[in-house]
RNA sequence: AGAGUUUGAUCCUGGCUCAGAACGAACGCUGGCGGCAGGCCUAAUACAUGCAAGUCGAACGCACCCGCAAGGGUGAGUGGCAGACGGGUGAGUAACGCGUGGGAAUAUGCCUUUCGGUUCGGAAUAGCUCCGGGAAACUGGAAUUAAUACCGGAUACGCCCCUCGGGGGAAAGAUUUAUCGCCGAAAGAUUAGCCCGCGUAGGAUUAGCUAGUUGGUGAGGUAACGGCCCACCAAGGCGACGAUCCUUAGCUGGUCUGAGAGGAUGAUCAGCCACACUGGGACUGAGACACGGCCCAGACUCCUACGGGAGGCAGCAGUAGGGAAUCUUGGACAAUGGGCGCAAGCCUGAUCCAGCCAUGCCGCGUGAGUGAAGAAGGCCUUAGGGUUGUAAAGCUCUUUCGCCGGUGAAGAUAAUGACGGUAACCGGAGAAGAAGCCCCGGCUAACUUCGUGCCAGCAGCCGCGGUGAUACGAAGGGGGCUAGCGUUGUUCGGAAUUACUGGGCGUAAAGCGCACGUAGGCGGAUUGUUUAGUCGGAGGUGAAAGCCCAGGGCUCAACCCUGGAAUGGCCUUCGAUACUGGCAGUCUUGAGAUCGGUAGAGGUGAGUGGAAUUCCUAGUGUAGAGGUGAAAUUCGUAGAUAUUAGGAAGAACACCAGUGGCGAAGGCGGCUCACUGGACCGAUUCUGACGCUGAGGUGCGAAAGCGUGGGGAGCAAACAGGAUUAGAUACCCUGGUAGUCCACGCCGUAAACGAUGGAUGCUAGUUGUCGGCAUGCAUGCAUGUCGGUGACGCAGCUAACGCUUUAAGCAUCCCGCCUGGGGAGUACGGUCGCAAGAUUAAAACUCAAAGGAAUUGACGGGGGCCCGCACAAGCGGUGGAGUAUGUGGUUUAAUUCGAAGCAACGCGAAGAACCUUACCAGCCCUUGACAUCCUAGGUCGGCUUCCAGAGAUGGAUUCCUCCCAGCAAUGGGCCUAGAGACAGAUGCUGCAUGGCUGUCGUCAGCUCGUGUCGUGAGAUGUUGGGUUAAGUCCCGCAACGAGCGCAACCCUCGCUAUUAGUUGCCAGCGGUUCGGCCGGGCACUCUAAUAGGACUGCCGGUGAUAAGCCGGAGGAAGGUGGGGAUGACGUCAAGUCCUCAUGGCUCUUACGGGCUGGGCUACACACGUACUACAAUGGCGGUGACAGAGGGAAAAUCCCAAAAAGCCGUCUCAGUUCGGAUUGUGCUCUGCAACUCGAGUGCAUGAAGGUGGAAUCGCUAGUAAUCGCGAAUCAGCAGGUCGCGGUGAAUACGUUCCCGGGCCUUGUACACACCGCCCGUCACACCAUGGGAGUUGGUUUUACCCGAAGGUGGUGCGCUAACCGCAAGGAGGCAGCCAACCACGGUAAGGUCAAUGACUGGGGUGAAGUCGAAACAAGGUA
Repeated sequence: AGAGUUUGAUCCUGGCUCAGAACGAACGCUGGCGGCAGGCCUAAUACAUGCAAGUCGAACGCACCCGCAAGGGUGAGUGGCAGACGGGUGAGUAACGCGUGGGAAUAUGCCUUUCGGUUCGGAAUAGCUCCGGGAAACUGGAAUUAAUACCGGAUACGCCCCUCGGGGGAAAGAUUUAUCGCCGAAAGAUUAGCCCGCGUAGGAUUAGCUAGUUGGUGAGGUAACGGCCCACCAAGGCGACGAUCCUUAGCUGGUCUGAGAGGAUGAUCAGCCACACUGGGACUGAGACACGGCCCAGACUCCUACGGGAGGCAGCAGUAGGGAAUCUUGGACAAUGGGCGCAAGCCUGAUCCAGCCAUGCCGCGUGAGUGAAGAAGGCCUUAGGGUUGUAAAGCUCUUUCGCCGGUGAAGAUAAUGACGGUAACCGGAGAAGAAGCCCCGGCUAACUUCGUGCCAGCAGCCGCGGUGAUACGAAGGGGGCUAGCGUUGUUCGGAAUUACUGGGCGUAAAGCGCACGUAGGCGGAUUGUUUAGUCGGAGGUGAAAGCCCAGGGCUCAACCCUGGAAUGGCCUUCGAUACUGGCAGUCUUGAGAUCGGUAGAGGUGAGUGGAAUUCCUAGUGUAGAGGUGAAAUUCGUAGAUAUUAGGAAGAACACCAGUGGCGAAGGCGGCUCACUGGACCGAUUCUGACGCUGAGGUGCGAAAGCGUGGGGAGCAAACAGGAUUAGAUACCCUGGUAGUCCACGCCGUAAACGAUGGAUGCUAGUUGUCGGCAUGCAUGCAUGUCGGUGACGCAGCUAACGCUUUAAGCAUCCCGCCUGGGGAGUACGGUCGCAAGAUUAAAACUCAAAGGAAUUGACGGGGGCCCGCACAAGCGGUGGAGUAUGUGGUUUAAUUCGAAGCAACGCGAAGAACCUUACCAGCCCUUGACAUCCUAGGUCGGCUUCCAGAGAUGGAUUCCUCCCAGCAAUGGGCCUAGAGACAGAUGCUGCAUGGCUGUCGUCAGCUCGUGUCGUGAGAUGUUGGGUUAAGUCCCGCAACGAGCGCAACCCUCGCUAUUAGUUGCCAGCGGUUCGGCCGGGCACUCUAAUAGGACUGCCGGUGAUAAGCCGGAGGAAGGUGGGGAUGACGUCAAGUCCUCAUGGCUCUUACGGGCUGGGCUACACACGUACUACAAUGGCGGUGACAGAGGGAAAAUCCCAAAAAGCCGUCUCAGUUCGGAUUGUGCUCUGCAACUCGAGUGCAUGAAGGUGGAAUCGCUAGUAAUCGCGAAUCAGCAGGUCGCGGUGAAUACGUUCCCGGGCCUUGUACACACCGCCCGUCACACCAUGGGAGUUGGUUUUACCCGAAGGUGGUGCGCUAACCGCAAGGAGGCAGCCAACCACGGUAAGGUCAAUGACUGGGGUGAAGUCGAAACAAGGUA
């Protein structure tokens, strides 16, 4: 510090995910030791048992015990102090609770210091005893008794109260001594209470809250201030700087993370607060409204004799429960502290220790050295080897930890040690007792084999698995960490992904539709003053611990100790005064006002005009009109349409008209008048910052819609009809109502768009236009300037597109808005509205994307240019018939297999009776029909005959022959038998492959190097202007060159020449049997080798002076002369595993091999390709010449071999003298064999068929058409295929249209690329959610009822020790009663939250389903 993931690729936006650190953790696997820490995060759930707060005889009496006594001890009480500390928990609390810093109106036991005092009396009471009640807990009465318990008097320096005269108030003693106490007062310290500033969660789908409420006066109350409480008076107080309400939460020092700023958190340790079963209450006390105290109410548990009682682990252990999950019912007061005591001492689950747990951090170990035969085994293998691996074994050593034995601390200062025979030290034995976990496709370090076969499974994201999985499982190997390792959860980080540091808003999410304006924020020049902000110095505080630094102690470390620094904050004080603010003054440039001009569809109201449409009336006039792609509905003989004249009504304003004008936006268009808003220009006289923005708020706000009342010509949702269509609730047509118009009132939204908030300043220009002003020549122009509106463009910005003085540039101020896609601008709630609806505005759930711009392709029922038998123009066919052949389907034991739009279908197959043959039935063989190797034996083989059998095969038999090389050994060949390695497979996979082939397409394209442009994918070149059959050539050009293709080179045909002249030829000569037959000749034809020839070379025109094109000459041939071969990069997972080769899989007495027979030839049917026809351009009969090419083993000689068309005659339009299918019968040929199932032929038979619907094919010249001939295959079989020649046309205006293709351009939501993508309903399954008659529960509010305990007030006729009084009685007190307050509880009515609910609404997801075809191309109606 980044990485993966949207795409064919790219850049950007943007989310998701990962790598890091951490934890009071949990789970899985594993586990040697020690140190230091930590250990119920859940049920503030319920708790058995034990312990956790007592102590004092130097306050007191009594009882008992020991003792001779002195004295000592024990027990229950009275009394004192302490149980307000220590320990636990985090429920409540959003608060002066906490943090921080201040403050004044307070109290303070024990402690310290100081001053003073400590005197005289009195009445009770517990205990104890007696008598009772009760199950118990406990309790009543009587008698008696002490005190440092209680009460009174005296005294009062100081103290308290006061009307300033006065008044009030204390004490306790113990003891032999020392001494310890007691009372009053002052001060300190400590602790506690109270008040204030600032800080301290979320929600506005919580906006208003508040009656003791806010303040005053006076009483009361408190330690103390205070509405703290009460009476009266006033009507205040809080709130957008967020009151009130709801939800959540103990706060802090700190902890985790982070570069920091921040974010998250508040276990352990420390400070504060709150609580103690739940709620209320007070008492005592210095201190409590009290965890181990009291009273009451409630729930729960326990005891009970049923009358009544007892209890409170959120103390330490522990139990149950809950939970993923958290320990021993341990030891000791030795240390540190606490309580009591004069003390000894007692108590102390505070504390110190130990136990359990890898929960964390830290440290150590599980051995070290050597050791190559690179052992064995494992795994892989190309079978050679590689790897595990110096790893092991072996040899030589060591002993940390652990184990055994011994010594044995510090912690204590005189004594006292739980820890603990612990730490540490010494000795001993022995490599001995001690290694696992995760991962290995990318991110991310680390790879192979086997198994599995979209199964099982993995997965953090992308994704992996459908037969060769580095991704699943196993193994080998490797990588990482290590007594741990992984997983899960949570937090921060990465995330600049909430952006203060540090983001954005034209198109990615995001500018409010527009304006006015409140609060707020910000604000021109200058002077003075102030010092609030700001800056500097000093002081206080910021607890300790922690973090950081330095040093030190445990062997190190973790850990601990000491010191320092730091703690950004708050407070006080002194100083500075530039800037900001406050106050006061001045100024004119911002803003406004004044005067004079200007332009304008700016607004409102009233009036008015013509054209057009429609309707009405009348005239003329007659059969159609209207409408459409074509029609129909519709109108019209009752007179339409058309035309003329007149009239009516409503709405809108042609031309002018313009990226012209005006307005804030919406918007505004005939003309006139009235009223009225704003802008611009010029002038400078005035005011003197009066400004900018603007949360809430207010107003305006297209169209549609709503209400009331008018109006209604045209247009026109809904609706009706007609068409179209598979359907057509649409597009088209004919009608047509709301509405559109007016008045008034609502609505408040639009792609309300420049998808661009407002204001101000600054930053090159060029050019058009609108309004004004100035200047120059004064015609009309030019120049300058201010304001508006456009085009282009530099810098700059931008992801790019693009923007560019009218910014999307550079800056400042203010407002609004955004934070992945979907769910959703939806639900609920609120507000507004008559309604429609608007506004504000979520969540669950779900996905890993959604998106912007640009690129290359592909595609378009987009455009332009061009080509092709593509259309058109022609000629002939197919589709109808019969037959042949192939295919589908069906059938079958089998009808073997493959080929499937073009580019399968007379295709593989250049030829299925057997064979072929792969299929079926049956019968046989098993190292095999075929190859190599080994062993043994042998010699193969051929011919004849016989038997069994369907044959393969099996058995027998006669005869012939007796392998080759070598002297030999031996070697080689062949056959048989045997064993095993192996053979064999037309079995599967053409989607594992090679090779070959088809196709686009003989189309003109496909690329590269360097350079340049672009962030990049890419572009350029290759585009453009011409031209060509051609990316052919020329010109131009940020390109310059090059490669594969095109063309040419090759073959053939056409012309000529040379050479050659047999088997070919015969002009001239001779012979002739008349046949080039012979002599002769090679001139010609021909043959077959070589060469020439054609290149737009020449001329004219045209073109740009080019390339080229047009015409002409010459020439056998003219613009590629005709034909062939030749097939770029690639596409179609195209075809072929059945030509061949080949990976993998499968079969191995069979899926191999052999044989016989059958099948591939079936037949209701459908399609393709052909043949023959339907006839007279013909049939039949006769006649009949010239071919070419090929084959026959070689052969220009011989043979196949007859060419057909043509010509002559006849037939005369008929199912025929057309046509020949089908069938009968005879024969021929081939072959082992023509039944299934061959071909030919004679005679006889004589079907359909009279030129073929929709549709569709071929062909541009020696072509189509037509005519025959030959060959391959082949025993035989040709209508097929491949070749050959004969005769020999028609037409092409042209490129609108169909099909295919090329180039450029355009759109795109496609990239598996239109056979693409994709939307909605319905059906099914699952999930979360809204509504819902209601039901249940929590919480809260209001009103009322009830009113425990308690203190207060009142009363107190009952009771009454201390004081007064001789007494009566009084003062005082107590019980009781009453009253207000008040917890729990109750009734009624609301608010709010949650759960649940028949039914119901939409939403999401799901592999194929149904119906359509809405969007993406002009997506077929933009």
A computed fold for a 1422-nucleotide RNA from a metagenome, annotated as small-subunit ribosomal RNA. The coordinates come from a structure-prediction model, not an experiment, and the mean pLDDT is 84.